Model confidence (mean pLDDT): 80 of 100. This is a predicted structure of a 522-nucleotide part of an RNA (large-subunit ribosomal RNA, domain I) from Kingdonia uniflora. Taxonomically the source falls in Kingdonia (Eukaryota, Viridiplantae, Streptophytina, Ranunculales). The RNAcentral record of the full RNA draws on Rfam. It matches the Rfam family "Bacterial large subunit ribosomal RNA". Rfam links the family to the GO terms ribosome and structural constituent of ribosome.
Context: one part of a larger RNA
């Protein structure tokens, strides 16, 4: 020097723990806002820096109801209070709520300045001179009404890429995605046949499963890619315009209609609900926002007993968490049962209000027009112009009123099926910024959210933006009076603990590295 024991130091990796993460499930809710939000700025406490709570009524106020010994935030220690005259605490309801913020009297480099205007009172200085009307012009006050901002996904419209596949790349494909913008709801949108089929039926929409990776489309590449009928979730239907008749100067508006086996108007004929829907105020049911009751164990060991040894118990409670080890009987709870001054939800009764109808008979009146339709230029339809229907549309063009119109994939004819060119409509569907409640073959401090400690913080950057580290003393501070050594550091003793090699750089306590020490070796 080198290896081997052996004691430590040094680091914090293992294991064990969770206070915070993650997914998901059922049930709310999807609230807000010119009566000032959402987010913020600055205050506010005896002492108070930055969190949390508040708002010049400021660490809080009123009131009503729970609820019972304590309390003045996490957060200790003085200090001063406050409470069974019922505090602290929890629920309903109010009251206050500075400044910026849509920001909204005008400006502004948000959280600030300033300027005009009013009101009230104050002092100076002057003027006018009763009081009440009315007219015009000005100013304030008040009342009533509606929009703007915010908003995690998710829903509808409008603009709209490119990387990228095609083993390049230009039709095509990524994609009508991404990304902007806009509107609106708790869902949105869609809906009551101008259907879809096919010689037989069905009968609004919408989502699921299948149909089916079919049927097609396609530089027929590379991809794209339905729909009927079936099987289920859930089901609900209404309004109107026009013909006629009324009111009116007109706009208008009351009636009356509202269909496709065609309906209605008109003309005659015959009739008229004890049904059903909508619901105001009040009452009661019954939830929601706070709460209440709630069986059952003792001795020995041990620092502690839930463990064990002996002997009992209760169970509509053997879910879970705590407590000095592992608790059905120790506490919180659990199963059961009970409960609301206030507030607000659903439902019942209820005042009222609203709806119904046959038959025969007309060919004359009516049944959504710059529409349908076509030409053309485009988009969408799974369908890339193709025979290309169907739907939407720029531009030019243009009908028809049931002896009608439209579709049934060019087109024609038959035959079939529906009635366009007005409108509303709940449930099945889609999501979670969030509340409550529940799970787990999730995670357990390099995991898990970036966050399990001041966390979107410190710290970067001019800015958009980027963005961390860091968790366990003990059952309990009992946190170590005192004495020594000393420059605070750190250490010896005493002493507390069940342990102090548990002493705060604090549980376990690997390895890398680094010392002491004995052996062995060179």
């Nucleotide at each position: 020097g080198g290896c081997u024991u052996a004691c430590g130091g040094u680091g914090g990796a293992u294991a064990c723990c969770u206070a915070g993460g993650c997914a998901c499930c059922c049930a709310g809710a999807g609230a807000c806002g010119a009566u000032g939000a959402a987010g913020g700025g600055c205050a506010u406490a005896a002492c108070a820096a930055a969190c949390g709570a508040u708002g010049a009524a400021a660490u809080a106020c009123u009131u009503c109801g729970g609820g019972g010994a304590g309390c003045u935030g996490a957060a200790a220690a003085u200090a001063a209070g406050c409470a069974u005259a019922g505090a602290u605490u929890u629920g309903g309801a109010g009251a206050u709520u500075c400044c910026c913020g849509a920001a909204u009297a005008u400006a502004u480099c948000a959280a600030c300045c300033u300027u005009u205007c009013g009101a009230a009172c104050u002092g100076c200085u002057g003027c006018u001179g009763a009081a009440u009307c009315u007219a015009u012009g000005g100013a304030a006050a008040g009342g009533c009404a509606a929009g703007a901002g915010a908003c995690a996904a998710c829903c509808u419209g409008g603009c709209a890429a490119a990387c990228u596949a095609a083993a390049a790349c230009a039709u095509c494909u990524u994609a009508g995605u991404a990304g902007c913008c806009a509107u609106a709801g708790g869902a949105a949108a869609a809906g009551a046949a101008a259907g879809a089929a096919a010689a037989a039926g069905u009968g609004a929409u919408u989502c699921c499963u299948g149909u089916a990776a079919u049927a097609g489309c396609g530089g027929c590449g590379a991809g794209c890619g339905a729909a009927a009928u079936g099987g289920g979730a859930g089901c609900a239907a209404c309004c109107u315009a026009a013909a006629c008749c009324g009111u009116g100067a007109a706009a208008a508006u009351g009636g009356g209609g509202u269909u496709g086996u065609a309906g209605g108007a008109g003309a005659g004929c015959a009739a008229u609900a004890c049904a059903a829907g909508c619901g105001u105020c009040g009452u009661g049911c019954u939830g929601c926002u706070a709460g209440g009751c709630a069986a059952a164990g003792c001795a020995g060991u041990g620092g502690a007993g839930u463990g064990u040894u002996g002997u009992a118990c209760c169970a509509u409670a053997g879910a879970u968490a705590g407590u000095g080890a592992u608790a059905g009987u120790c506490c919180a709870g659990u199963a059961g049962c009970c409960a609301a001054a206030a507030g607000u939800a659903u439902u019942a009764c209820u005042a009222g209000c609203u709806u119904a109808c046959g038959c025969u008979c007309u060919g004359a009146c009516c049944c959504g027009a710059g529409u349908a339709g076509c030409a053309u230029g485009g988009g969408g339809c799974a369908c890339g112009u193709g025979g290309a229907a169907u739907c939407c549309u720029g531009u030019g063009u243009g009908a028809a009123u049931c002896a009608g119109c439209a579709a049934g994939g060019a087109c024609c004819a038959c035959c079939u099926u529906g009635c366009a060119a007005g409108g509303c409509u709940a449930a099945a569907u889609a999501c979670u910024c969030u509340u409550g409640g529940g799970u787990g073959a999730c995670c357990g401090a390099u995991a898990g959210c970036g966050a399990a400690g001041u966390a979107g913080u410190a710290c970067c950057g001019u800015g958009a933006a980027g963005g961390a580290a860091g968790g366990g003393u003990a059952a309990a501070a009992a946190g170590a009076a005192c004495c020594c050594c000393c420059a605070u550091g750190g250490g010896g003793g005493c002493g507390u603990a069940a342990a102090a090699u548990a002493g705060a750089a604090c549980a376990u306590g690997a390895a890398a590295c680094c010392a002491u020490a004995a052996g062995c070796u060179u």